[in-house]
């Protein structure tokens, strides 16, 4: 100076919406409820949910040693605009992308 590898699941969280549930509000009705329709500018639950978030597990390399084991490393990471799915929206995905130091 160069080539490879830099992953993979899951568990929460930031954060999102509004199919369900719950709230509120308005209508009917046989009225301490039930139906029907608004509403997410309703804290909430279910749900979706991070490369550049937390914490596990598991792969990988490396040493050492041995019949199956111990140690080790897993770094760094500013990012539009527009598009895409569920219901829908978003740090979901396009996407360590265009771009920029």
């Nucleotide at each position: 100076g160069c080539a490879a590898u830099g992953g993979c699941c899951g568990a929460c969280u930031a954060g999102g919406g509004u199919u369900c549930c719950g709230g509120u509000c308005c209508g009917u009705c046989g009225a301490c409820g039930a139906c029907g329709g608004a509403u997410g500018u309703c804290u909430g639950g279910u749900c979706c949910g991070a490369g550049a978030g937390u914490g596990g597990g598991c792969a990988a390399c490396c040493u050492c040693g041995u019949u199956c084991g111990a140690g080790g490393u897993c770094a760094c990471a500013c990012g539009g605009a527009g598009g895409g799915a569920c219901a829908a929206a978003a740090g979901c995905c396009c996407g360590g992308g265009a771009g920029a130091g």